[in-house]
RNA sequence: GGUCCCGUAGUACAAUGGAUAGUAUAAGGGUCUCCGAAGCCCUGGAUACAGGUUCGAUUCCUGUCGGGACUA
Numbered sequence: 001g002g003u004c005c006c007g008u009a010g011u012a013c014a015a016u017g018g019a020u021a022g023u024a025u026a027a028g029g030g031u032c033u034c035c036g037a038a039g040c041c042c043u044g045g046a047u048a049c050a051g052g053u054u055c056g057a058u059u060c061c062u063g064u065c066g067g068g069a070c071u072a
Base pairs, nucleotide, nucleotide: 001071002070003069004068005067006066007065010025011024012023013022018055027043028042029041030040031039048064049063050062051061052060
């Protein structure tokens, strides 16, 4: 250089074009305990960026950025 894949919460992952983007874990608070841990309950937190298509985009298309695999 070429081809292809990926980018969603602090982390690991879900979500057929359609209900408030969900689960686990982590963080904070509560409960429990003599104090902790564990358990239970609650809370906050995310779609890389910019356009396009669509009544509606995490999803489809284009470009940019970042990461990765293969190949020369």